[in-house]
The RNA shown here (FMN riboswitch aptamer (RFN element)) has 129 nucleotides and comes from Kurthia senegalensis. Model confidence (mean pLDDT): 77 of 100. The source organism's lineage runs through Bacteria, Bacilli, Caryophanales, Caryophanaceae and Kurthia. RNAcentral holds the sequence, with entries from MGnify.

RNA sequence: CAUCUUCGGGGCAGGGUGUAAUUCCCGACCGGCGGUAAAUAAGCGAUUAUGCUUAAAGCCCGCGAGCCGUAAAACGCUGAUUCCAGUGUAAAUCUGGAGCCGACAGUAUAGUCUGGAUGGGAGAAGGUG
Repeated sequence: CAUCUUCGGGGCAGGGUGUAAUUCCCGACCGGCGGUAAAUAAGCGAUUAUGCUUAAAGCCCGCGAGCCGUAAAACGCUGAUUCCAGUGUAAAUCUGGAGCCGACAGUAUAGUCUGGAUGGGAGAAGGUG
């Protein structure tokens, strides 16, 4: 580099109003992939060795998905001011506290239900040449 296989998204407990709401209200819960602070932690190994494996950013950078756009694509567009304190050479990633965000369609107004989707997918692991 080519090719094949496998894997590849989580979440309304409890309560209120109402004919009706996991959609409203109180409250609860969730966070794809790669990069960037592990020198930390855990496990394994070694026992004078300093190695190996695994793990941590929703709101920093990039990507995917979905949405907008198009006849169809491509390009492009599309969420969160994240903030404060602490440690440290170094943290927008760690620790503590506070705040904020979340496609479309359906339905009593949905990040969490149902559906497109037995789909797509950034990518990850492994095999073969």